Predicted 3D model of a 116-nucleotide RNA (SAM riboswitch aptamer (S box leader)) from Sporosarcina quadrami.
Its mean pLDDT, the model's own confidence on a scale to 100, is 83.
Rfam family: SAM riboswitch aptamer (S box leader). Rfam links the family to the GO term regulation of gene expression.
The organism belongs to Sporosarcina, within Bacteria.
C1' cells in the first nucleotide's frame, strides 16, 4: 500500500497552550468556529488486543460469559454530519418522465486484530 474478521445511533472537560479555519477526498446539502473552532498537553470515555475468573469442548484448537483497566492501540460536535450506487415501499408532489420520503444491501471511509 494491500488482502481478511469485527465494529461505527452509546460514551466522554465551563482545563492548559495556540490563533484560523474546521466537519476524509469531489459534488451538493446542513453544520462548527474569536462566547477561540481544527490541532497538541492535560482530563476523560469505551474495552479491539493483551491480563484475570469461570465455563462449553477431547487435553488441544477455537468459542462463551463475567471482572479490573497500572500494559498496546483507539475515540472524545452532528449516525462514519447527511445524500450520491442498488433494490424494496411510499394515501407526499407531479399528467408522465421525474423528484421526494422510509428501509435494507453495497461502496467509500476509520478503528482493531491477523496476514502479505
Nucleotide at each position: 500500500c494491500u488482502c481478511u474478521u469485527a465494529u461505527c445511533a452509546a460514551g466522554a472537560g465551563c482545563g492548559g497552550c495556540g490563533g484560523a479555519g474546521g466537519g476524509a477526498c469531489u459534488a451538493g446539502g446542513c453544520c462548527c468556529u474569536g462566547c477561540g473552532a481544527u490541532g497538541c498537553c492535560c482530563g476523560g470515555c469505551a474495552a479491539c488486543c493483551g491480563g484475570c475468573a469461570a465455563g462449553u469442548g477431547a487435553u488441544g484448537a477455537a468459542c462463551u460469559u463475567g471482572c479490573a483497566a497500572a500494559g498496546g492501540u483507539g475515540c472524545u460536535a452532528c449516525u462514519u454530519c447527511c445524500u450520491a450506487c442498488a433494490g424494496a415501499c411510499u394515501u407526499g408532489u407531479g399528467c408522465a418522465a421525474a423528484c421526494g420520503g422510509u428501509c435494507u444491501g453495497a461502496a467509500a471511509g476509520a478503528u482493531a486484530a491477523g496476514g502479505g